RNA sequence: GCCGAUGUAGCUUAAUGGCAAAGCAAUGCUUUCGUAAAGCAGAGAUUCUGGGUUCAACUCCCAGCAUCGGCU
Numbered sequence: 001g002c003c004g005a006u007g008u009a010g011c012u013u014a015a016u017g018g019c020a021a022a023g024c025a026a027u028g029c030u031u032u033c034g035u036a037a038a039g040c041a042g043a044g045a046u047u048c049u050g051g052g053u054u055c056a057a058c059u060c061c062c063a064g065c066a067u068c069g070g071c072u
Stems, first nucleotide, its partner, number of pairs: 001071007010024004018055001027041004048064005
């Protein structure tokens, strides 16, 4: 230099163009003499950035950025 993959909550991952979901973690509550474990509850996201298409974009298109892999 060229090609490809990935980018979503603190972490790990879902989501066929139609109000972004779950597990773990954290927080609160119950239980306990107390802690852990267990159970319950609520909260937590400008979906990497900027444009485009569309009534509507995490999803499709373009250009970047970051990480990883391959080729030279």